[in-house]
RNA sequence: UGAGUAAGUUGGGCAGUCGCGGCAAGGCGCGAGCCUUGGUGAGGAAAGUCCGAGCACCACAGGGCAAGGGUGCCAGAUAACGUCUGGUGGAGGCGACUCUAAGGAUAGUGUAACAGAAAACAACCGCCGGAUUUCCGGUAAGGAUGGAAAGGCGAGGUAAGAGCUCACCGGCGGUAUGGAGACAUACCGGCCGUAUAAACCCCACCCGGUGCAACACCAACAGGAGAGAGAAGCCGGCCCGGCACUUCUCCGACCGGUGGCUAAAGCCGUGCAGCGAUGUGCGGCGUAGAUAGAUGGCUGUCCCAGACAGAACUCGGCUUACAGACUUGCUCACACC
RNA sequence: GGCCCGGUAGUUCAGUUGGUUAGAACGCCAGCCUGUCACGCUGGAGGUCGUGGGUUCGAGCCCCAUCCGGGUCG
Numbered sequence: 001u002g003a004g005u006a007a008g009u010u011g012g013g014c015a016g017u018c019g020c021g022g023c024a025a026g027g028c029g030c031g032a033g034c035c036u037u038g039g040u041g042a043g044g045a046a047a048g049u050c051c052g053a054g055c056a057c058c059a060c061a062g063g064g065c066a067a068g069g070g071u072g073c074c075a076g077a078u079a080a081c082g083u084c085u086g087g088u089g090g091a092g093g094c095g096a097c098u099c100u101a102a103g104g105a106u107a108g109u110g111u112a113a114c115a116g117a118a119a120a121c122a123a124c125c126g127c128c129g130g131a132u133u134u135c136c137g138g139u140a141a142g143g144a145u146g147g148a149a150a151g152g153c154g155a156g157g158u159a160a161g162a163g164c165u166c167a168c169c170g171g172c173g174g175u176a177u178g179g180a181g182a183c184a185u186a187c188c189g190g191c192c193g194u195a196u197a198a199a200c201c202c203c204a205c206c207c208g209g210u211g212c213a214a215c216a217c218c219a220a221c222a223g224g225a226g227a228g229a230g231a232a233g234c235c236g237g238c239c240c241g242g243c244a245c246u247u248c249u250c251c252g253a254c255c256g257g258u259g260g261c262u263a264a265a266g267c268c269g270u271g272c273a274g275c276g277a278u279g280u281g282c283g284g285c286g287u288a289g290a291u292a293g294a295u296g297g298c299u300g301u302c303c304c305a306g307a308c309a310g311a312a313c314u315c316g317g318c319u320u321a322c323a324g325a326c327u328u329g330c331u332c333a334c335a336c337c
Numbered sequence: 338g339g340c341c342c343g344g345u346a347g348u349u350c351a352g353u354u355g356g357u358u359a360g361a362a363c364g365c366c367a368g369c370c371u372g373u374c375a376c377g378c379u380g381g382a383g384g385u386c387g388u389g390g391g392u393u394c395g396a397g398c399c400c401c402a403u404c405c406g407g408g409u410c411g
Stems, first nucleotide, its partner, number of pairs: 001333010012302007020041002023038006043308001047319002050317005055211004068207005073087005088102001089100004103202002108200002110196003124143002126139005151169002154166003170192002172189007215259004223251005230245001233243003266285008338410007347363004356394001365381005387403005
């Protein structure tokens, strides 16, 4: 210098001016409310709603089982998780590094279309032996089909062949050693029947359901129910009873208001423990809360035209979208010293 | 804001436990029939199965992500 890799920051700035939503103080108004001033007002994803929680109600004495659903190498982190961290095995890259739904196919069942003799109790051609012209037996070395053909490859062996025997490699099982574990290494045993579990299933672990339009409270129209009392209205008079009126209590559709609502497993700095995720001590900060829904417009200027995109109960993650600018570590190639 | 469905030919829909070439009706095109049109008969065209990735020998179907459309709850 070029190419690459990993992690991170930023997401137009400044000034003026006109507006909008909360909050606080002050003033005005009987009140509803209005005015002034001050300060504050979107994101790294606010998004998708894919997981996990808080919180609320319903169900439930408590617990278990079944059904259904989910997760799936090991250890740790965490309130929890399908997330994260560190490892193991596997795959890719010269490398820095990246990716990995990665339990079980020796519990059982299913499937493997077409082609092919055969897709798991393998004989079509071929090879060998015996009969002798199409039949019996042996054989998985070779051919042909297929995504996949009965561990691979070489040697010995044989009538021809074959883990039949042996070396090496792969797998499986056992033993020993190392490791917390996944697993690794060594030795032993010819033990060797493919693939598929994001097919059913088996094993281990987890899960009650619904969601802030949850839920609670306040006020209350039409109307409904109940109770009590009345000297006074109506049912011709009087008594009983009923209706109406009045008082109290409860219920009450739509519409309305308040809480839930923002201080939170919070953020920033720093010390300690830990490889790390993270935990913990100390100090500091006080950071939107609307309910038809606020955060915007214009002008000027500056490396010039600023991407994706807008909170709606709140957090922890994941996933997806994203113009441009910047920082740091590391790797490879070339050149020079 | 929460929750739940759907996407296959121009249109409306099927598609079995994943298997050879994804079907049906209407519509479209051509021919026949008729003096002509319609009806009818015969034949044909027309599909990246919303998009991308994965599992698998093989995906419309199974899994993940994403886009679009619809429904429902005060």
Description:
This is a predicted complex of two RNAs, RNase P RNA and transfer RNA, with 411 nucleotides together. It holds a member of the Rfam family "Bacterial RNase P class A". Rfam classes the family as a ribozyme. The coordinates come from a structure-prediction model, not an experiment, and the mean pLDDT is 77.